The RNA shown here (transfer RNA) has 73 nucleotides and comes from Christensenella sp. UBA4247. Lineage of the source: Bacteria > Bacillati > Bacillota > Christensenellales > Christensenella. Its Rfam family is "tRNA". The prediction has a mean pLDDT of 81.

RNA sequence: GGACAGUUAGCUCAGUUGGUAGAGCGUCUUCUUGACGUGGAGAGGGUCAGGGGUUCGAGUCCCUUACUGUCCA
Numbered sequence: 001g002g003a004c005a006g007u008u009a010g011c012u013c014a015g016u017u018g019g020u021a022g023a024g025c026g027u028c029u030u031c032u033u034g035a036c037g038u039g040g041a042g043a044g045g046g047u048c049a050g051g052g053g054u055u056c057g058a059g060u061c062c063c064u065u066a067c068u069g070u071c072c073a
Stems, first nucleotide, its partner, number of pairs: 001072007010025004019056001027043005049065005
């Protein structure tokens, strides 16, 4: 330098044909316990990597930039 894949919550990851962003773990509160843990109930947490475009509407489609990984040279 080239090809491909990836980037979504603190972590690991879903997200269907473009139509109100989710799960598990973790965090906080509360119930239970003498206490911790386990268990029950609830809550908080997101510029969907950045920018631009298409569209009535974009996490999803297109362009571009950045970063990570694999391969080729």